[in-house]
RNA sequence: AGCUAUUCCAAGGGGAGCCCUGCGAGGGGGCUGAGAGAUCGCCUUUCGGAUUGGUCGUCAUGACCGCCGACGCCGCGAUGACCCUUUGAACCUGAUCCGGGUCAUGCCGGCGAAGGGAUCGGAACAGCCACCCUGG
Numbered sequence: 001a002g003c004u005a006u007u008c009c010a011a012g013g014g015g016a017g018c019c020c021u022g023c024g025a026g027g028g029g030g031c032u033g034a035g036a037g038a039u040c041g042c043c044u045u046u047c048g049g050a051u052u053g054g055u056c057g058u059c060a061u062g063a064c065c066g067c068c069g070a071c072g073c074c075g076c077g078a079u080g081a082c083c084c085u086u087u088g089a090a091c092c093u094g095a096u097c098c099g100g101g102u103c104a105u106g107c108c109g110g111c112g113a114a115g116g117g118a119u120c121g122g123a124a125c126a127g128c129c130a131c132c133c134u135g136g
Stems, first nucleotide, its partner, number of pairs: 002128003006124004010119001011085004017031005025044001038079005046070004053065004091116003097110004
């Protein structure tokens, strides 16, 4: 110098299911797992306010749109945790798949020598080994 393992830094990729319960969609608990959505932002609807504006209508009360405010589901984006980065089963497709098991679920196995899939990055430390020098 090179190779391998570990740690750190930077860059990049990825996933968030099932069951019970509650509440206008918030939340809480349980299962497996490294991780089952933590924080911020946008947002439908809902609730409240004003009645200055517009439309419709009633004997009368009013309804809808627009304005302000609050919570903010689903979804999306950013950051974070966790995992993975070609030695690539992290993760996706196949898949509303097959077998087993469970309250249920990728829970377990198959599928899988299948098809895709993101670092030839930097540093530290330890080991291995090549080469050089010296001694036996």